[in-house]
Context: one part of a larger RNA
RNA sequence: UGGAAGAGUGUUGACGGGGGCUGUCUCUAGUACGAGAGGACCGAGAUGGACGUACCAAUGGUGUUCCUGUUGUUCCGCCAGGGGCAUCGCAGGGUAGCUAAGUACGGAAUAGAUAACUGCUGAAAGCAUCUAAGCGGGAAGCUAGCCCGAAGACUAACACUCUAUUGAGAGUUGUGACAGAUUAUCACGUAAAUAGGCCAGAUGUGUAAGCGCGGUAACGCGCUUCAGCUUACUGGUACUAAAGACUCGAAAGU
Numbered sequence: 001u002g003g004a005a006g007a008g009u010g011u012u013g014a015c016g017g018g019g020g021c022u023g024u025c026u027c028u029a030g031u032a033c034g035a036g037a038g039g040a041c042c043g044a045g046a047u048g049g050a051c052g053u054a055c056c057a058a059u060g061g062u063g064u065u066c067c068u069g070u071u072g073u074u075c076c077g078c079c080a081g082g083g084g085c086a087u088c089g090c091a092g093g094g095u096a097g098c099u100a101a102g103u104a105c106g107g108a109a110u111a112g113a114u115a116a117c118u119g120c121u122g123a124a125a126g127c128a129u130c131u132a133a134g135c136g137g138g139a140a141g142c143u144a145g146c147c148c149g150a151a152g153a154c155u156a157a158c159a160c161u162c163u164a165u166u167g168a169g170a171g172u173u174g175u176g177a178c179a180g181a182u183u184a185u186c187a188c189g190u191a192a193a194u195a196g197g198c199c200a201g202a203u204g205u206g207u208a209a210g211c212g213c214g215g216u217a218a219c220g221c222g223c224u225u226c227a228g229c230u231u232a233c234u235g236g237u238a239c240u241a242a243a244g245a246c247u248c249g250a251a252a253g254u
Base pairs, nucleotide, nucleotide: 005163006162007161008160009159010158011157015149016148017147018146021049022048023047024046025045026044027043033038051106052105053104054103055102059100060099061098062097066093067092068091069090070089071086072085073084074083075082076081110144111143112142117137118136119135120134169248170247171246172245174188175187176186177185194241195240196239197237198236199235200234201233204229205228210223211222212221213220214219
């Protein structure tokens, strides 16, 4: 935009896409077979490789918003204690998130129609013949089955519910994130935990500042003290901001 009364929620599935890999070992069984050497089909199970999907509880990585140590220099008047800069100055750890080398799972089973091939019955052609009529078996392949998209599948499908000036519902502005370039999606907007702040916890770091003692000092030890600080995490709490407002929106017909 066409079409169609409008709208919300949940679906169906025409059609399309993805996936489909494979090794080794064990049992069957040292069986069948074979003089022996050797050594199965069929069937059952276990464990891998590569690939793929999802995820972060554990193992790790990262973690320039967390903690600690430390060098040089500069600033906070000085001490002490701190800030800046030097690749995040360097170094040791590390929350959330993201992530693999980590964890879990997948390829299938099964059904149908078939290929090569193999059969039954069977004439043409008194025989023979899988084929001419008819009927079977048969593959990692095909169609389904598993996963994903999907009604522009336009004769616009299905179910339920709501709706007419007493306006169903949607959008803009606003707070945001399990979303994200924008848009979209999703959550929320005071009848509110949406974000920030605050409180408590978890987690991380590793025992703050201060004081005392020893030492000329660098520094060490002790008490307060398993302290102090603590980002993205968890729970709570209206303190701050989601005020107020605007826009769109249906021909219940003939």